[in-house]
Context: one part of a larger RNA
RNA sequence: GGAUGAACGCUAGCUACAGGCUUAACACAUGCAAGUCGAGGGGCAUCGGGGCUGAAGCUUGCUUCAGCUGCCGGCGACCGGCGCACGGGUGAGUAACACGUAUCCAACCUGCCAUUCACUCCCGGAUAGCCUUCUGAAAGGAAGAUUAAUACGGGAUGGUAUCAGGAAUCAGCAUUUUUUCUUGAUUAAAGAAUUUCGGUGGAUGAUGGGGAUGCGCUCCAUUAGGCAGUUGGCGGGGUAACGGCCCACCAAACCGGCGAUGGAUAGGGGUUCUGAGAGGAAGGUCCCCCACAUUGGAACUGAGACACGGUCCAAACUCCUACGGGAGGCAGCAGUGAGGAAUAUUGGUCAAUGGACGAGAGUCUGAACCAGCCAGGUAGCGUGAAGGAUGACUGCCCUAUGGGUUGUAAACUUCUUUUAUACGGGAAUAAAGUUCACUACGUGUAGUGUUUUGUAUGUACCGUAUGAAUAAGGAUCGGCUAACUCCGUGCCAGCAGCCGCGGUAAUACGGAGGAUCCGAGCGUUAUCC
Numbered sequence: 001g002g003a004u005g006a007a008c009g010c011u012a013g014c015u016a017c018a019g020g021c022u023u024a025a026c027a028c029a030u031g032c033a034a035g036u037c038g039a040g041g042g043g044c045a046u047c048g049g050g051g052c053u054g055a056a057g058c059u060u061g062c063u064u065c066a067g068c069u070g071c072c073g074g075c076g077a078c079c080g081g082c083g084c085a086c087g088g089g090u091g092a093g094u095a096a097c098a099c100g101u102a103u104c105c106a107a108c109c110u111g112c113c114a115u116u117c118a119c120u121c122c123c124g125g126a127u128a129g130c131c132u133u134c135u136g137a138a139a140g141g142a143a144g145a146u147u148a149a150u151a152c153g154g155g156a157u158g159g160u161a162u163c164a165g166g167a168a169u170c171a172g173c174a175u176u177u178u179u180u181c182u183u184g185a186u187u188a189a190a191g192a193a194u195u196u197c198g199g200u201g202g203a204u205g206a207u208g209g210g211g212a213u214g215c216g217c218u219c220c221a222u223u224a225g226g227c228a229g230u231u232g233g234c235g236g237g238g239u240a241a242c243g244g245c246c247c248a249c250c251a252a253a254c255c256g257g258c259g260a261u262g263g264a265u266a267g268g269g270g271u272u273c274u275g276a277g278a279g280g281a282a283g284g285u286c287c288c289c290c291a292c293a294u295u296g297g298a299a300c301u302g303a304g305a306c307a308c309g310g311u312c313c314a315a316a317c318u319c320c321u322a323c324g325g326g327a328g329g330c331a332g333c334a335g336u337g338a339g340g341a342a343u344a345u346u347g348g349u350c351a352a353u354g355g356a357c358g359a360g361a362g363u364c365u366g367a368a369c370c371a372g373c374c375a376g377g378u379a380g381c382g383u384g385a386a387g388g389a390u391g392a393c394u395g396c397c398c399u400a401u402g403g404g405u406u407g408u409a410a411a412c413u414u415c416u417u418u419u420a421u422a423c424g425g426g427a428a429u430a431a432a433g434u435u436c437a438c439u440a441c442g443u444g445u446a447g448u449g450u451u452u453u454g455u456a457u458g459u460a461c462c463g464u465a466u467g468a469a470u471a472a473g474g475a476u477c478g479g480c481u482a483a484c485u486c487c488g489u490g491c492c493a494g495c496a497g498c499c500g501c502g503g504u505a506a507u508a509c510g511g512a513g514g515a516u517c518c519g520a521g522c523g524u525u526a527u528c529c
Stems, first nucleotide, its partner, number of pairs: 001529004006525005013381005019374002021339001026337003030334003035082003040079002043075002047073003050069009089292003099216007108209002113205008121155004131144005159187001161186008171176001191197002218264003225255002230252004235247003267289004271282004294315005317328004345371001347370003353367001354365004384415004395405004420466006429456001432453002436449006473518005478499003484513005494501002
C1' cells in the first nucleotide's frame, strides 16, 4: 500500500447493487416450511342445488320452517396412487478414492421421460371407513357385524425376460464374452371418463446413481515399528454388482525411513485476497461434490433412504399426567433466551421462474420473487455556479500610529434546481399461459378470434411549481510523513507505530488560530499478503 462476512470511536444528505451469528452442531415459546388426485374407490361428517312429505302465511302457486332422500355439484375423515430420497439448512465428523483430475466396469442399477414390439383373458377372498359394544385421565386401544377399488390373491397365455443343457460363431491380456439356432422349466396385466388417459412384459436411448484404479491432497519422528479377518488362496453366503463385504478350511503372509502406525488440526474443489511474477494466505456469499439432522444404534417401505419436518430401541434434556402412562426434536423461514466485540422482519405474493400432484381447471410451495432493518461494503450523485477588494468586520500573529493572515472567503449582483417539498401523469416485467368458440391437418397438435391473469406498485420513471432553498465531517501537522505559530503546563499532567518528547522560551503534552490529507465518511483495533 492492498484486502475483510469485521468490530469500536466521532460524524452522517440521497440512489443503485450485492452482503449480513465468523461465538454455543447451545436450548427453544408461537406460526408457517409437502402435499395432491373424486377422470381409482366405498361413502356422506360439512356446504350448496334438486326431489318427496308435513306445517304456517296468504297475492292459490309462491315464500318460510321442519323432516326424509347421495339424486347432482362437491368433499372432512378413510382405502388406493404418485410425491415426501427433490428443493431448503449446517460444516460437527472425516487426512479418506472424501474431494480434484484422468481412465475403466466383459462386475452394475435406474421411478417419471422419449422411441419401438407384443399383450391387457377368466375368477376369488378379505380389509379400512360406516355401524354396535367395551376400555383408558389422555395419547390411544380392543372386539363384533358389514362393504368397495387402479388395494390383495388364484388360474390362463406369453417373449430378444430369467435359469439349465446342446451346436455353431465373433472378440478380448485374462477370469471370460458377442451373435444365431434348438430343448426343457419359471414368471404378467386394471381400469376410469369415453375422439383420451392409463395397466403389463421386453428392446433401445436419455437422465440420475453405484463400484474400481493411477496421480494430487496439512503439521509432528520430542510418534518407529504396526497388523489376526490381519495378507493371499479354495469353497460358499450376501449384494443391483466386484470384493474378507461376511463365513468354514488352508497357507503365513501384508504395510513401513519414498515415513507405516499413532497424535494434532481440517469438509474438498471451482474460486477469493495479495504479489511484476514465482509464491504466500483464505475457502464467507454463488456453483459442483461430500457428510450430518438432540446423542448412539438399527432396519422397514421404496426405482432410489438406512430417510432434517418417517418408524423402532437406548441415552440425556424439556413438557403433560388421574402416577398407570404419554408427547417432543428450528444445523427449514421468521422469532426468543443464552454466549459474544458482533450480525436483520414472528412482513407480502404465488404475478414471474422452478418443483409436487392432477386429463385439465387448479391446489400446495418461508424454493423463488419482492418488500423491511443495518454507512458493514462497492459504485454514482449532491451539499451550489459565475462575478465580486473600501482586500470590510471579528479572530490570530508580528519588528505594533503600521503590517501579515483568515481571504474571493463573506456581504452584494446575476444564474441554475440535481436533490428536497408539493401537485399531476404513469410503466415494462405476460415472450408466454388460461377460458370459450371456430378453422386446418388429422386423432392431439397448430392457427385465428375472444376472454382473463401484476405481489412488488400508483413503485420506477416523466412533467410542473417553489426557492440556495433541505444537506460536512474526521484524522493529522518533531523525523519517517504532506502540513507552524502563540498561550498554558513545568520529568507534573500527559503523548507514543519506531526513534523518542515533557525538569520555565515544548513546531512532540492541553487549548487557540492557521495549514495538510481524505471526504459521507474519517480514524483506531484485529487478521492476511
Description
RNAcentral holds the full RNA, with entries from Greengenes. Predicted 3D model of a 529-nucleotide part of an RNA (small-subunit ribosomal RNA, 5' domain) from an uncultured bacterium. The coordinates come from a structure-prediction model, not an experiment, and the mean pLDDT is 84.